Predicted 3D model of a 76-nucleotide RNA (transfer RNA) from Desulfosporosinus sp. It was read from a public genome assembly. Taxonomically the source falls in Desulfosporosinus (Bacteria, Bacillati, Bacillota, Desulfitobacteriaceae). Model confidence (mean pLDDT): 80 of 100. Rfam family: tRNA. The family's RNA type in Rfam is transfer RNA. About the family: Transfer RNA (tRNA) molecules are approximately 80 nucleotides in length.
[in-house]
RNA sequence: GCGCCACUAGCUCAGCUGGUAGAGCAUCCGACUCUUAAUCGGCAGGUCCACGGUUCGAUCCCGUGGUGGCGCACCA
Numbered sequence: 001g002c003g004c005c006a007c008u009a010g011c012u013c014a015g016c017u018g019g020u021a022g023a024g025c026a027u028c029c030g031a032c033u034c035u036u037a038a039u040c041g042g043c044a045g046g047u048c049c050a051c052g053g054u055u056c057g058a059u060c061c062c063g064u065g066g067u068g069g070c071g072c073a074c075c076a
Stems, first nucleotide, its partner, number of pairs: 001072007010025004019056001028042004049065005
């Protein structure tokens, strides 16, 4: 330098054919328990990496850029 993949809640990840963004764990509250742990119930938590484009409507499609990973090429 070229190509491919990933980026979504604090963490790990889903999200079908574009139509109101979800789960598990963690946090918090409650139940249970002598207490803790465990277990059970519930609340809350989001600029879907950024910008632009297409569209009535974009996490999803297109372009450019960013970060991370992998492969290839180059390399006295």